[in-house]
A computed fold for a 99-nucleotide RNA from a Candidatus Acetothermia bacterium, annotated as Glycine riboswitch aptamer. Taxonomically the source falls in Candidatus Bipolaricaulota (Bacteria, Bacteria candidate phyla). Its Rfam family is "Glycine riboswitch aptamer". About the family: This family represents the bacterial glycine riboswitch. Its mean pLDDT, the model's own confidence on a scale to 100, is 77. Of the family's consensus pairs, 90% are formed in the model. It was read from a public genome assembly, where an Rfam model found it.
RNA sequence: AUAAAUUCGCUGGAGAGAGCCUGCCAUCAGGCCACCGAAGGGGCAAUCCUGGUUCGUCAGCCAGGAGAAUCUCUCAGGUAAACGGACAGGAGAACUGGU
Numbered sequence: 001a002u003a004a005a006u007u008c009g010c011u012g013g014a015g016a017g018a019g020c021c022u023g024c025c026a027u028c029a030g031g032c033c034a035c036c037g038a039a040g041g042g043g044c045a046a047u048c049c050u051g052g053u054u055c056g057u058c059a060g061c062c063a064g065g066a067g068a069a070u071c072u073c074u075c076a077g078g079u080a081a082a083c084g085g086a087c088a089g090g091a092g093a094a095c096u097g098g099u
Base pairs, nucleotide, nucleotide: 001099002098006094007093008092010089011088012087017033019032020031021030022029023028034079035078036077040075041073042072043071047066048065049064050063051062052061053060
C1' cells in the first nucleotide's frame, strides 16, 4: 500500500386473511380457524471416517460420527401500511491482517 472475511451505514428486496370473537374506539393483548417462508431455529443426501461381520484383503451388509441449501419442518416469526426481512449492489466507514 492492499485482497478476502466480519461489522456498521446507504440502496433494492418476495410470499400469505385490512379474517372472526373478546377486552375500552383504535394501537395493543388474548382466544379460534385458514395460510406464508426470506429473521432466527430444527431435519436430511452424496461423500468421508471409525468399529463389527468375513480365514485375510477388496466389495457387500450392520452400527456410530462428520456432513449443504433458496430443499424440508413450521417451533419461532409473519399474512393492508409502517417496522422487520434471507439475499444482492456500491462511490462510504470501522476492524482483522493473507500478500